[in-house]
Molecule: transfer RNA
Organism: uncultured Coriobacteriaceae bacterium
RNA sequence: GCCCGGAUGGCGGAAUAGGCAGACGCGGUGGUCUCAAAAACCUCUGUCGAAAGACGUGCGAGUUCGAGUCUCGCUCCGGGCA
Numbered sequence: 001g002c003c004c005g006g007a008u009g010g011c012g013g014a015a016u017a018g019g020c021a022g023a024c025g026c027g028g029u030g031g032u033c034u035c036a037a038a039a040a041c042c043u044c045u046g047u048c049g050a051a052a053g054a055c056g057u058g059c060g061a062g063u064u065c066g067a068g069u070c071u072c073g074c075u076c077c078g079g080g081c082a
Stems, first nucleotide, its partner, number of pairs: 001081007010026003019065001027045002030042003046055003058074005
C1' cells in the first nucleotide's frame, strides 16, 4: 500500500430484503422476605432538563418520509496479502 471483519448503555451482547434502538444476561439503586445476612422475588437503571421535551449506535457527510442497517470519506481495533 491492497483486501476482509469489527466499533451499539457501566460491562457482555441482541436488533440486517431500511420501520418502537438497547431484547436477554451481568453489575448497580430501592423494596419484600430474615433476628441479621445469603439466596430468591419485585421495582428502577443511556445523556441533558424542574418538567414538557430534546439528544443518543466510533467521527463527518450523503440517499430516504424514515438509517444501528445502504453509499462516500476519516479514526481506532483484529485478521490476511504484498